[in-house]
Molecule: c-di-AMP riboswitch aptamer (ydaO/yuaA leader)
Organism: Cytobacillus firmus DS1
RNA sequence: AAUAAGUUUUCGCUUAAUCUUAAUUGAGCGGGGGAACCAACUGUACUUUUUCAUAAAAGUACCUGGGGUGAAUCCUUUACAGGUAGGGUAUUCUCAAGACCCGAAUCCGACAGCUAACCUCGUAAGCGUGUUGAGAGGGAAACA
Numbered sequence: 001a002a003u004a005a006g007u008u009u010u011c012g013c014u015u016a017a018u019c020u021u022a023a024u025u026g027a028g029c030g031g032g033g034g035a036a037c038c039a040a041c042u043g044u045a046c047u048u049u050u051u052c053a054u055a056a057a058a059g060u061a062c063c064u065g066g067g068g069u070g071a072a073u074c075c076u077u078u079a080c081a082g083g084u085a086g087g088g089u090a091u092u093c094u095c096a097a098g099a100c101c102c103g104a105a106u107c108c109g110a111c112a113g114c115u116a117a118c119c120u121c122g123u124a125a126g127c128g129u130g131u132u133g134a135g136a137g138g139g140a141a142a143c144a
Stems, first nucleotide, its partner, number of pairs: 011128004018027002028123006038113001043062008065111001066108004074083003086102004092136006
C1' cells in the first nucleotide's frame, strides 16, 4: 500500500414484517376463512357402515384436478440457454429519460367464487442498493 474476513455504530434496501411490552402484551401494517344476490358444482385407490341389489354415507392416502401466499406468469430449446407478463433500485409522491437487477420458492389436500356481521393467522428472513431533469408536498439540525 492492497485484498479478504470479523465486530460495533450510523445510514439505507427487498418485504406486511414496524413500534411497544416482562410477555402476541398493545398499537400499526398484512393475509385467510365466512351470508344474501349472482355465479359455480365434486378425481383415483383402500377401509368401514347401511341396503335384497343398484347405490349411499363416513374415514384414510395420493397429488393428476383445483386453490392460497408472492412481482415471480407465459413462450421457445435435445440440452445449454434465451425471451416475456410483471416487479425493484437513497427523503416521500408523480412525470420523463437512462443504467442495472429480479422474474423464485412454498403451502392446502378433492376443498375454499363474491361476501356484511363474525372468526382466525402473520409480523420471518436476506442484504449494501443510491444517475439526470421537472413539479408537488413534507421532515431534520443549528441559531434567536